[in-house]
RNA sequence: UUUUUGAAAAGGCAAACCUGCCGAAAGACAGGGACGCAAAGCUAUAGGGCCUUUCUACAUAGAAUAGAAUGGUAGCCUGGCCGCCGGU
Numbered sequence: 001u002u003u004u005u006g007a008a009a010a011g012g013c014a015a016a017c018c019u020g021c022c023g024a025a026a027g028a029c030a031g032g033g034a035c036g037c038a039a040a041g042c043u044a045u046a047g048g049g050c051c052u053u054u055c056u057a058c059a060u061a062g063a064a065u066a067g068a069a070u071g072g073u074a075g076c077c078u079g080g081c082c083g084c085c086g087g088u
Stems, first nucleotide, its partner, number of pairs: 006085001012037002017032004022027001035075001041081003046078003049073003053069005
């Protein structure tokens, strides 16, 4: 210096659910609340998955499935960037 490991300490974030509000929806935001998290910090114009809505195909109908487009999800995964502490 790099990689892995994450003890201790100081702290941090905040699932479900409830309330309010925005949205067609998925879902976001605010307050309460803690399931958990060593990145549960940022990035959706890095890639994949999943969810919503519309259209198309199957089909003269529904569900399912497949494709395309819109929106979402970083607490789905991989990647990139930034960051606290310092025992083994």

Background
Predicted 3D model of an 88-nucleotide RNA (c-di-GMP-I riboswitch aptamer) from a Clostridia bacterium. Its mean pLDDT, the model's own confidence on a scale to 100, is 85. The source organism's lineage runs through Bacteria, Bacillati, Bacillota and Clostridia. It matches the Rfam family "c-di-GMP-I riboswitch aptamer". Rfam describes the family as follows. GEMM was predicted in a large-scale screen for bacterial structured RNA regulatory elements. It was read from a public genome assembly, where an Rfam model found it.